This is a predicted structure of an 86-nucleotide RNA (c-di-GMP-I riboswitch aptamer) from Nitrosomonas sp. Nm84. The sequence was found by an Rfam model in a public genome assembly. The coordinates come from a structure-prediction model, not an experiment, and the mean pLDDT is 81.
[in-house]
RNA sequence: AUUUGAAAAGGGCAAACCUCGUGAAAAUGAGGGACGCAAAGUCUAGGUCUACAGGGUUUAUACCUCAGGAUAGCAUGACUGCCAAA
Numbered sequence: 001a002u003u004u005g006a007a008a009a010g011g012g013c014a015a016a017c018c019u020c021g022u023g024a025a026a027a028u029g030a031g032g033g034a035c036g037c038a039a040a041g042u043c044u045a046g047g048u049c050u051a052c053a054g055g056g057u058u059u060a061u062a063c064c065u066c067a068g069g070a071u072a073g074c075a076u077g078a079c080u081g082c083c084a085a086a
Base pairs, nucleotide, nucleotide: 002086003085004084005083012037013036017032018031019030020029021028022027035073041079042078043077045076046074047071048070049069054065055064056063057062
């Protein structure tokens, strides 16, 4: 340096749920809490979710469409990383 792995060692992250907030919503921040994770570290090109605003329709209520939003714990991809073995 490359590949493989999570048996050991040192550890790391933190699902659901609860409380307080943010947001139109999806969802998310902090605290508690652990379902799990060898990248559950970082990065939105794909997928998926939502639809404030915009556009169309409708007498109106509403309906349809649409990411500038969200999700990296959806998978692919890129970059980086501890330990062990070869």